[in-house]
Bacterial RNase P class A from a Gemmatimonadaceae bacterium, 401 nucleotides, folded computationally.
Order: sequence, then C1' cells, then structure tokens
RNA sequence: UGCACCGGCCGGACGGUCGCGAUCAUCGGUAGCCGCAAGGAGACUGCUGACCGAGGAAAGUCCGGGCUCCGCAGGGCGGACCGCCAGGUAACCCCUGGGCGCGCUUAACGGCGUGACGGAAAGUGCCACAGAAAACAAACCGCCCGUAGCCGUUUAGGUGCGGGUAAGGGUGAAAUGGUGGGGUAAGAGCCCACCGCGCGACUGGCAACAGGAGCGGCACGGUAAACCCCGGUUGGAGCAAGGCCAAAUAAGCGGUGAGGGACGGCCCGUCCCGACUGAGCCGCGGGUAGGCUGCUUGAGCGCGCGGGUGACCGCGGGCCUAGAGAAAUGACCGUCCGGUUGCCGCCUCGAUUCGUCGGGACGACAACCGACAGAACCCGGCUUACAGGCCGGUGCACUGA
Repeated sequence: UGCACCGGCCGGACGGUCGCGAUCAUCGGUAGCCGCAAGGAGACUGCUGACCGAGGAAAGUCCGGGCUCCGCAGGGCGGACCGCCAGGUAACCCCUGGGCGCGCUUAACGGCGUGACGGAAAGUGCCACAGAAAACAAACCGCCCGUAGCCGUUUAGGUGCGGGUAAGGGUGAAAUGGUGGGGUAAGAGCCCACCGCGCGACUGGCAACAGGAGCGGCACGGUAAACCCCGGUUGGAGCAAGGCCAAAUAAGCGGUGAGGGACGGCCCGUCCCGACUGAGCCGCGGGUAGGCUGCUUGAGCGCGCGGGUGACCGCGGGCCUAGAGAAAUGACCGUCCGGUUGCCGCCUCGAUUCGUCGGGACGACAACCGACAGAACCCGGCUUACAGGCCGGUGCACUGA
C1' cells in the first nucleotide's frame, strides 16, 4: 500500500421567522367548593418568562423479566421449552471465556466464520429412484473347484448342474474398514505391518476435553430439525392488566337446573357459593362506554478509582434527560458541513510514435444527493433495515527502512 474481516462511534451543524406539547412561576379570566367573615385549596383557560421534548434500531413481536390481577398461586401429571464445559446476569433460547466438529485462508502456527453441540449399544420408524442387496441384509457381471449331462474336440473350450467366494467391475448420497505383503483352488482380518476403530492404566486441566503405555482382528451405516430415552426449567392471563370517581337503567323477562365455581387440560388438597327462598349456565331485552389514575426516578445515564483474560462486579461523586391521549416536537429562509458527477487551473507519477495518453493529490465553479426510519407501562437481549463519515485492531500478500 492492497485485499479479506472484527470491534466501537457519529449519522447533518448553526442562525432567523412563524407554529406545537409537558413541567414550574407571576399576573389575569370562567364556573363552582369550604368558611359568619377575612380568606383558603383546587379545576379549566389566556399572556409572558424559564426550562425540557423520539431511536440505534423507536421496527419484528422471536425470547426473558419488572409490574398488575386471578382467595393460597399449594402438590403432581401432561404439555411446552432448553441441551458441550465454566462463568456473567434480575432472568433468558442472551452475553463472555474455553473445548470439540465443520467451512474459508495460511507452507505451517495462527486468524475469521459457524454449530438446532446430550443419547443411535433401551426400543420403534425412515433411507425415494437405481442397485443382487440399504442393517444381525446379499450375488447382477465376474473369479475358482467339481461334474457321471449335452455340444464340440489334437489339445483346449462352450453350456447345464452342484459347491466355494465378495479381492475386481457395475448401481447409488451411502455397500459392512483402508494401503501393502503373505496365504489360498480362487478369495476374505484368514494372518502380519502401518493407519483407522473399540477398551484403556497413567498424565495435564475446576471441567468439557487433550495426550496416552498397553490390550483387542474389530461390533451393527446414516437419520432424533423422526417418534423416543436422559437431564434441567416452567401456574394462568396481560396496561385493551388493574384501581378510583361520576352518571344511567328495567334490583328486567324466559329456559335449564343439583350441584357449581376458584379464567388453557387432568388428578389431589384447600376454600367459596348453592340445593326449589335457585348457585351456575343459555337466550331475549335495557343502560353506560365519561373523567381521573396506572404513566415515567429507572435491574437509569456519565465520570473517576479498584478487581477480573473477558462478559461484568465493587466503591465514590455528579446528573434528571418525552409522557402524548387520536395521539405533540413541524414548516420556510440563509450560511456552513459531508458525498457524487462535470469542467477548469495547478502539482506529481508512469508510458510515449514527442502529437499525447493514463493514474493520483489539491483548489475554484456548477448541478445533484444527505440513509434506515416515529415513543404509547417500563427494562435486558436477539433478528432485520441503513446514503455517508470517523476511530481502533487481526490475518494474508507486496514493498521500504
């Protein structure tokens, strides 16, 4: 310098004119309330002033919670979810570090990405087509031996039948270990060496795991993102949760009814309501759907110090940064900033047929562009989208000192 990648940050700035919403303050207005009165507290509203007003993803709704309600949210089953080890966290299917597998790069070490990463020797199922055969499976072509049958014959051979075989060939994603040698009628772990595979003393490591003396001819492929087995977690519903106030109506009518209910399913426990003075359920009909609250001080943000490989944790100080309610933060103008293209000027590098051609840096001018995108109870993640710019780092290649 180039290429590939990892991590972090910003994502328009300033000024002016008009226009929005929240909080606080002074003054004013409206309608009421309390009080004998003086006066007081609030609601709504107007001017003025101070001060605040969308995001890194606010998106997706894929997870985890805080919070609220269901009398206890009790026990069990089922269902659902998770699945290497060790940590972090309020928690998680998240994050960090490590291990193993796979992929890319490298001569290698290493680096980057990725894993839906427990179990196939508990059982069941599936592996289309092709192929002889797809799992206690098997012989299509072939190889070898025998033959008392047939053809042919100098010898040989062909065919049929019987036996042996899975080394060679074929099919397939995958064919029952691989290579070499010995052995055999021909072959085969039949035997041997090495590799692979299984068991494995011992060593290192918290562990996953790594190494590994030695033993064994060696079992039977894959698939669990199929059912399943093993281990762990798990009540349900959700801010349209809930709470308060006001108002209105017909404490409506009919049916069923002895048990019913505790808001996903089943069982147990406990409790509540009811049994003809009728619980609960079903149908018809009527009223209301208004106001306030929940609603923004948080597992919050920043800085400093310490611990840790890291995620993160501890201590100390500082800060308060939207709460709308049909949904507010907008419009216009000017200057600047960043980028693209064109043209001109100038510098520089290379080539040159000396006409010029190509690349790069800087400056002026002109035109165009400035991404993804909008809170709605709140928070921690993951995933997806993003014009452009900046910072730090890793690997590879080349070059220079």
NCBI's taxonomy places the organism under Bacteria, Pseudomonadati, Gemmatimonadota, Gemmatimonadia, Gemmatimonadaceae. The sequence was found by an Rfam model in a public genome assembly. The model forms 94% of the base pairs in the Rfam consensus.